The RNA shown here (transfer RNA) has 73 nucleotides and comes from an archaeon. It was read from a public genome assembly. Its mean pLDDT, the model's own confidence on a scale to 100, is 82. Rfam family: tRNA. Rfam classes the family as a transfer RNA. From the family's description: Transfer RNA (tRNA) molecules are approximately 80 nucleotides in length. Rfam links the family to the GO term triplet codon-amino acid adaptor activity.

RNA sequence: GCCGGCGUAGCUCAGCGGUUAGAGCACCGCUCUCAUAAGGCGGGGGUCGCGGGUUCGAAUCCCGUCGCCGGCA
Numbered sequence: 001g002c003c004g005g006c007g008u009a010g011c012u013c014a015g016c017g018g019u020u021a022g023a024g025c026a027c028c029g030c031u032c033u034c035a036u037a038a039g040g041c042g043g044g045g046g047u048c049g050c051g052g053g054u055u056c057g058a059a060u061c062c063c064g065u066c067g068c069c070g071g072c073a
Base pairs, nucleotide, nucleotide: 001072002071003070004069005068006067007066010025011024012023013022018056027043028042029041030040031039049065050064051063052062053061
């Protein structure tokens, strides 16, 4: 330099055009206990890497760009 994949909550990921953006773990509160852990109930947290485009509507499709990973040279 060329090709491909990935980027969504603190972490690991799901979601592949439609009406609220989710799960597990973590975190916070309550409960339980002599106490801690586990368990139970509830809660907070996201401009979906960034910029632009298509569309009535974009996390999702297209273009550019940044970062990471892999392959080729």